[in-house]
């Protein structure tokens, strides 16, 4: 470095409208799923690229190529708490 295991772990609409489903309650539902459409979030994934490094060349303030991240960016994710997820950080066992 991996893999298993445990601990820690953040951000941002209980938003709009439709269908479904659910209920001692039938309804201007603080309910659950799913479709859309607006707002937003960055820590799954996924895209970007700066120095240096290297190729070319007409040698210049030039062209191309490689190029990290917790930056960018928002495809996907994801936004009431819980619960899942979570990047990354510590311990443990083994490779």
């Nucleotide at each position: 470095c991996c893999u298993u295991g445990c601990u820690g772990g953040a951000g941002a609409g209980a938003g709009g409208c439709c269908g479904c489903a659910c209920c001692g309650a039938c309804g201007a539902g603080u309910u659950g799923c799913g479709g859309u459409c607006c707002a937003c979030c960055g820590a799954a994934g996924g895209a970007g690229c700066a120095a240096g490094c290297c190729c070319u060349c007409g040698c210049g303030a030039a062209g191309g190529g490689u190029g990290a991240a917790u930056c960018u960016c928002u495809c996907a994710g994801g936004u009431a708490a819980a619960g899942c997820g979570g990047a990354c950080a510590g311990c443990a066992c083994g490779g």
RNAcentral holds the sequence, with entries from MGnify. A computed fold for a 95-nucleotide RNA from uncultured Ramlibacter sp., annotated as Glycine riboswitch aptamer. Rfam family: Glycine riboswitch aptamer. Clan: Glycine riboswitch clan. Rfam links the family to the GO term glycine biosynthetic process. Its mean pLDDT, the model's own confidence on a scale to 100, is 82. The source organism's lineage runs through Bacteria, Pseudomonadati, Pseudomonadota, Betaproteobacteria and Ramlibacter.